[in-house]
Context: one part of a larger RNA
């Protein structure tokens, strides 16, 4: 991993609702006792009338009574005759209470052959080194004593085996040799040393040179059995089919936020109503969007005027005056607001009328729920946040619980709501190949493989369209050639300043034209050049702006993406026609449900996606009763095949097998497996 078998809403008691049945102002027994028998039983019948429920309520009570309590009263609260027993089903409560699952808590026992401490009794420690006290001797000293040399052999001394340990390699090993091992290096090694045997301390207890260490591979409270099926608002699992309807992730409360209760939303039953919703019209309400600014509050730019206890500056001996800034007010022009509004939509709400095409709803009572972690949205409107596949709200739609087609793939984007079958037509989206359908048509643009399903500011003599203005056969624009002068080196300043450091002014003359000079250049001059003019040449040229496409801007981590191939259209823009394309739509046939109808064995109309969940109807398994059948001329089971029902399923044939089985009507269940790190067995 596979296969088979097992595996989870049960039982009792009480309550409540519904259905069915009995009896009914009544209904009904319990324990127990007795009787009956073709059947001796989980049977049937009888007795038992204690009990329980009902037949009257109201009030705290006295009490009164179809009423009563309260109140001065009006009034208000409760009440004013159908129950009861049984069976079945749904739900509730108590019990293990659908099944499996804790960590834990408490109690009684069992453990110190591991290990910790202690007690008793034993054992072990190669070799080498250092050389304490003491002693001897020699020397010195007045003495106390000191010194040298020997001797001596102390020490939780040193080196290092056995032995004990375990610091480093964070080595090897890591389904191991091993549930802690192996190697190298390393620490202690006469001591607080190591080891054997015997004994002692026990679970909130021991022992501990203290790590919450150790107490038998178990320790922040051992092990084992019991309380015990502890409890779990948590996690996992919970077994056949079809039909009808079909949610919620919101509000409030709770030591409440993974939960629960009430309301909301779903469903079954009973009763009642005829309008609910929708479109249109009218009236009323509202203060948002946009907008506005002598219509308020507040903000705000530039200017003007007026005022001014203030700051700076100037004048003055001072008083004070002038000027500038600031502040306040007014005026003019302009710009704004979620907490501004003179005014003001769409929309929304209320009421009324109308419509009756579409379409079927609403209210009350009652049984059963689930939900109360939601999510998306390039629909719209907001708060927080530079932002987010972010977060908190409102509103609609969608996913959730929605399949199908498109978007390469893609819960919620586009199209569209799947009862079944067949055939046709379209939607979104597409029509070169992958790939169904146009290598379709007309007119343009793009040259960037831009693009073909992302992209900003800023920049571009890229290119196309359009607009405006100016110059131009009296010759424009570009190019080439020539000229570009005189007063004068203008004045000032300056070492110098001559068109060209800087300041002031910027005239006149000769001319076809030429600045008191556009830019280089010089120390200053010089020199080059431009404006301006002429010639040659020859037909358009220049400037500003609008719009479309394009270019730069343009950076991410394995090699790579228009889905790919590829494409100059198969790209982009505008328009046209045809085709493809879905479970949509249409037609035909069929099934089911609801409503209606005297074509009632039928017809018409509509409906039939669905999680949680409510309701309805069935299939199959086992057992029992009654009835009817099959079987050694071959039952059940097994294997293979065939037929068949809308489904659970059903029927048959052959082979195998070798003794039981089936059908109908009822009754009753230890009644249906693919999942639970499910259990057991086998492979």
């Nucleotide at each position: 991993g596979g296969u088979a078998a097992g595996g989870a809403g049960u039982a009792u008691a009480g309550g409540u609702u519904u259905a069915u049945g009995g009896c009914a102002a009544g209904g009904u027994u319990a324990a127990u006792u007795c009787c009956u028998c073709u059947u001796u039983g989980u049977a049937g019948g009888a007795a038992g009338u204690a009990u329980c429920c009902g037949c009257a309520g109201c009030g705290a009570a006295a009490g009164c009574g179809a009423g009563u309590g309260u109140g001065a009263a009006a009034g208000c609260g409760c009440g004013u005759u159908a129950g009861u027993c049984a069976u079945a089903a749904g739900c509730c409560u108590a019990u293990u209470a659908c099944c499996a699952g804790a960590a834990g808590c408490c109690g009684g026992a069992c453990g110190a052959u591991c290990u910790a401490a202690c007690c008793c009794u034993g054992g072990a420690c190669a070799a080498g080194g250092u050389g304490a006290a003491g002693u001897g001797u020699a020397g010195c000293g007045a003495a106390a004593g000191c010194u040298g040399c020997a001797u001596g052999g102390a020490a939780g001394c040193c080196u290092g085996a056995a032995c004990c340990g375990a610091a480093g390699c964070u080595g090897g090993g890591g389904u191991g040799c091993u549930a802690u091992c192996c190697g190298c290096u390393c620490g202690g090694a006469u001591g607080a040393u190591c080891c054997g045997g015997g004994g002692c301390u026990a679970g909130g207890g021991g022992u501990g040179a203290a790590a919450a260490g150790c107490c038998a591979a178990u320790c922040g409270a051992g092990u084992u059995c019991g309380g015990c099926a502890a409890u779990a608002g948590c996690u996992g699992g919970u077994u056949c089919c079809c039909c009808u309807c079909g949610a919620a992730a919101u509000g409030a409360g709770c030591c409440g936020u993974a939960g629960c209760u009430c309301a909301g939303c779903c469903u079954g039953g009973c009763c009642a109503a005829u309008a609910c919703a929708g479109a249109c019209u009218a009236a009323c309400g509202u203060g948002u969007a946009a907008a506005g600014a002598u219509a308020c509050u507040g903000a705000u730019u530039a200017g003007a005027u007026a005022g001014u206890a203030g700051g700076g500056g100037a004048g003055g001996a001072a008083a004070c005056u002038c000027u500038u800034c600031g502040c306040u007010a007014u005026c003019c022009a302009g710009u704004c607001a979620a907490a501004c509004u003179c005014a003001g939509a769409a929309g929304c709400g209320u009421u009324a009328g109308c419509c009756a095409c579409u379409a079927u709803u609403u209210g009350g009572c009652u049984g059963g729920a689930g939900u109360g972690a939601g999510g998306g949205u390039u629909g719209c409107c907001g708060g927080g946040g530079a932002a987010a596949g972010c977060u908190c709200g409102g509103u609609g739609c969608c996913c959730u619980a929605g399949a199908g087609g498109g978007a390469a793939a893609c819960a919620a984007c586009c199209c569209u709501a799947a009862c079944c079958a067949a055939c046709a037509u379209u939607a979104a989206g597409g029509u070169c190949c992958c790939u169904a359908a146009a290598u379709g048509g007309u007119a343009a643009c793009u040259a960037a493989g831009u693009a073909u399903a992302a992209g900003u500011a800023a920049g571009g003599g890229g290119u196309a369209u359009c607009u405006u203005u100016u110059c131009u056969a009296a010759a424009a624009c570009a190019g080439c050639a020539g000229g570009u002068a005189g007063g004068u080196a203008g004045g000032c300043c300056u070492a110098g300043a001559a068109g060209c450091a800087g300041c002031c002014a910027u005239c006149c003359u000769u001319u076809a034209a030429a600045g008191a000079g556009u830019g280089c250049g010089u120390a200053a001059c010089a020199g080059c050049u431009c404006a301006c003019c002429u010639g040659c040449c020859u037909a358009g040229a220049a400037a500003a702006g609008u719009u479309g496409c394009c270019c730069u801007g343009a950076a991410a981590a394995u090699g790579g993406a228009c889905g790919g191939g590829a494409u100059u259209a198969a790209g982009u823009u505008a328009c046209c026609u045809a085709c493809c394309g879905a479970u949509a739509u249409g037609u035909u046939g069929g099934a089911u449900u609801a409503u209606c109808u005297u074509u009632u064995u039928a017809g018409a109309u509509a409906a039939u996606g669905g999680u949680a969940g409510a309701g309805g109807g069935g299939c199959g398994u086992c057992u029992u009763g009654c009835a009817g059948g099959g079987g050694u001329g071959g039952a059940a089971g097994u294997u293979u095949c065939u037929c068949u029902u809308u489904a659970a399923g059903g029927a048959g044939a052959a082979a195998u097998g070798g003794a039981c089985c089936c059908u109908g009507c009822a009754a009753g269940a230890a009644u249906g497996a693919g999942a639970a790190u499910c259990u057991u067995a086998c492979c």

This is a predicted structure of a 683-nucleotide part of an RNA (large-subunit ribosomal RNA, domain II) from Candidatus Aenigmarchaeota archaeon ex4484_56.